[in-house]
Description:
Predicted 3D model of an 84-nucleotide RNA (transfer RNA) from an uncultured Clostridia bacterium.

RNA sequence: GCCGGAGUGGCGGAAUAGGCAGACGCGACGGACUUAAAAUCCGUUGAUCGCAAGAUCAUACGAGUUCGACCCUCGUCUCCGGCA
Numbered sequence: 001g002c003c004g005g006a007g008u009g010g011c012g013g014a015a016u017a018g019g020c021a022g023a024c025g026c027g028a029c030g031g032a033c034u035u036a037a038a039a040u041c042c043g044u045u046g047a048u049c050g051c052a053a054g055a056u057c058a059u060a061c062g063a064g065u066u067c068g069a070c071c072c073u074c075g076u077c078u079c080c081g082g083c084a
Base pairs, nucleotide, nucleotide: 001083002082003081004080005079006078007077010026011025012024019067027045028044029043030042031041032040046057047056048055049054060076061075062074063073064072
């Protein structure tokens, strides 16, 4: 240099003939149980703004197509593999 694959909350990871983003698990926080703890069970858990109601943003980054994009197209970055 060329070819292929991957990048999603704190972590693992789901969602693909384009249609509510973050299912499920782990972790964390609060509660129940316990003399106390462990285990177990229940609830909450992306970010920013806001007293709240709520609003806006968010799938590596930037653009494009579309009524609508994690998904399709183009460019860039990083990682993995192959070829030279």
Record summary
The sequence was found in a public genome assembly. Rfam family: tRNA. By type it is a transfer RNA. Its mean pLDDT, the model's own confidence on a scale to 100, is 80.